[in-house]
Context: one part of a larger RNA
RNA sequence: AGCUUACGGCGGAUACCUUGGCAUUUAGAAGCGAUGAAGGGCGUGACUACCAACGAAAUGCUUCGGGGAGCUGGAAGUAAGCUUAGAUCCGGAGGUCCCCGAAUGAGGAAACUCUAUUAUACUACCUAUUGAAUUCAUAGAUAGGCAAGAGCAAACUUGGUGAACUGAAACAUCUUAGUAUCCAAAGGAAAAGAAAGCAAAAGCGAUUCUCUUAGUAGCGGCGAGCGAAAAGGGAACAGCCUAAACCACUUUAAUAAGUUUUAGUGGGGUUGCGGGACAGAAAUAAAAGUAAACAAAAAGUUAGGUGAAACAAAUGGAAUGUUGUAUCAAAGAAGGUGAUAAUCCUGUAACCGAAAGCAUAUUGUAACUUAUCUGUAUCCCAAGUAGCAUGGAACACGUGAAAUUCCGUGUGAAUCCACGAGGACCACCUCGUAAGGCUAAAUAUUCCUAAAUGACCGAUAGUGAACAGUACCGUGAGGGAAAGGUGAAAAGAACCCCGGAAGGGGAGUGAAAUAGAACAUGAAACCGUAAGCUU
Numbered sequence: 001a002g003c004u005u006a007c008g009g010c011g012g013a014u015a016c017c018u019u020g021g022c023a024u025u026u027a028g029a030a031g032c033g034a035u036g037a038a039g040g041g042c043g044u045g046a047c048u049a050c051c052a053a054c055g056a057a058a059u060g061c062u063u064c065g066g067g068g069a070g071c072u073g074g075a076a077g078u079a080a081g082c083u084u085a086g087a088u089c090c091g092g093a094g095g096u097c098c099c100c101g102a103a104u105g106a107g108g109a110a111a112c113u114c115u116a117u118u119a120u121a122c123u124a125c126c127u128a129u130u131g132a133a134u135u136c137a138u139a140g141a142u143a144g145g146c147a148a149g150a151g152c153a154a155a156c157u158u159g160g161u162g163a164a165c166u167g168a169a170a171c172a173u174c175u176u177a178g179u180a181u182c183c184a185a186a187g188g189a190a191a192a193g194a195a196a197g198c199a200a201a202a203g204c205g206a207u208u209c210u211c212u213u214a215g216u217a218g219c220g221g222c223g224a225g226c227g228a229a230a231a232g233g234g235a236a237c238a239g240c241c242u243a244a245a246c247c248a249c250u251u252u253a254a255u256a257a258g259u260u261u262u263a264g265u266g267g268g269g270u271u272g273c274g275g276g277a278c279a280g281a282a283a284u285a286a287a288a289g290u291a292a293a294c295a296a297a298a299a300g301u302u303a304g305g306u307g308a309a310a311c312a313a314a315u316g317g318a319a320u321g322u323u324g325u326a327u328c329a330a331a332g333a334a335g336g337u338g339a340u341a342a343u344c345c346u347g348u349a350a351c352c353g354a355a356a357g358c359a360u361a362u363u364g365u366a367a368c369u370u371a372u373c374u375g376u377a378u379c380c381c382a383a384g385u386a387g388c389a390u391g392g393a394a395c396a397c398g399u400g401a402a403a404u405u406c407c408g409u410g411u412g413a414a415u416c417c418a419c420g421a422g423g424a425c426c427a428c429c430u431c432g433u434a435a436g437g438c439u440a441a442a443u444a445u446u447c448c449u450a451a452a453u454g455a456c457c458g459a460u461a462g463u464g465a466a467c468a469g470u471a472c473c474g475u476g477a478g479g480g481a482a483a484g485g486u487g488a489a490a491a492g493a494a495c496c497c498c499g500g501a502a503g504g505g506g507a508g509u510g511a512a513a514u515a516g517a518a519c520a521u522g523a524a525a526c527c528g529u530a531a532g533c534u535u
Stems, first nucleotide, its partner, number of pairs: 001534009016485002020457002022454007029446002031152002039100003042055003046078002050074002052059001061094006070082003105114003115119001122149002125145006156187001157185004167174001171221001197204002208235004218226002239438003242382001246267005253260002272416001274381004278375004287370004293365004298360001300358003304352003310325004326343002328332001334346003387411008397423001418433005472479002492519001495506004
């Protein structure tokens, strides 16, 4: 020096565990905010650095319910107290709620300053007084009133704006993609929606979602790629209101008057086997409906309550395991308890329960809505609209033979003997009635609440985070960790010895201290001690 064996050190793998995550299901909720939000700053405790809770009424106040023996949070300790005259605790409703923050008296480098009449800044709306260019008017101004808006929030939704990397094995049309970003707006859903629709000689009958049609028909430097629809099967189903013609009233203007006209209100009317007005007849609510209002009672929800049944022996530190003999079960889900518990505890099945708040299907009431026939061919049936030209865009469809839809510019119809569509266009035929509006459900999502589930993870995993958006880094936007386990119980090692201490040796606790806080298990690498062997 090497090898082997034994015993250690260091180290923290492995197996075990779980306070935390992940995914999904069902139900709820889907908003908060000028009555000052979200988010913060600073305070509040006997002692208080942090977290949590609360707000100068500050670790809490009032009240109504629940509950029933201890309590003064995490978090020990000491002190001082509270409580069967019902505390702490749980739930409902109130009160208080500093400063900043939309932040809103003014200012400001957020949590501060200043003025002071103690100030809702600004916008919208209402009323009054006024009032330009410009005659009437209007804009505007002033005062008073009102208290609507503003900001925040995870995804879903609608609209606006709108890339590039990429693919095409390069790249320009194309693709990525109307995606991402950004902006605006709304709701618990949103959007869409009651045919100027589909279809095809047969017919259907608003919209939405889904399966299928179908990777089909098509589009495409016919490259890469993009990519329907009808029909059919399901989910869910719900239909309505205006404009106009006409009538009445009020009103403006013109006019000598009749009359015409402007605007408003009420009635009327709402459709495509065209409808309505108009004229005439009949009938006045039998019946049906209502998505808005009121009331009722019921169930639900926000605390809770009752809730069956096991003992012994041996072992052991400890019995829930073993053995013996039992019991309950509408309860043998689960968790805890000194080892594995239906019968020890909390619970579980089942049943019961609300002073107060919340929200709702249901029922009732009132109210409202809905109806028929005949005639005529006088009137009406949504206009700078439809269409066309041109420039673009959306449609699966890249301008193409390009219908259909939308936008810019220009031009510019018809009113039922009418108009539009059926993929250029024309004819025939068929289908529908644009240029006004509303509409539940089936559908999308989950910041959040509750319950539950997992051939999901188990501390290099699972969220970045079992401890945290912390420590730390950056001027800033922003980036962003590591780190779990004594024991059943602290019983956390009194006392003695060495030592300055750290650390250790005894003693003691404990089942165990090679469980001693650098604490459960304790692999390997690496470092030692001892013995043997080899050189």
The part of an RNA shown here (large-subunit ribosomal RNA, domain I) has 535 nucleotides and comes from Chondracanthus spinosus. It matches the Rfam family "Bacterial large subunit ribosomal RNA". Its family is annotated with ribosome and structural constituent of ribosome in the Gene Ontology. The prediction has a mean pLDDT of 82. It is recorded under the gene name rnl. Lineage of the source: Eukaryota > Rhodophyta > Florideophyceae > Gigartinales > Chondracanthus.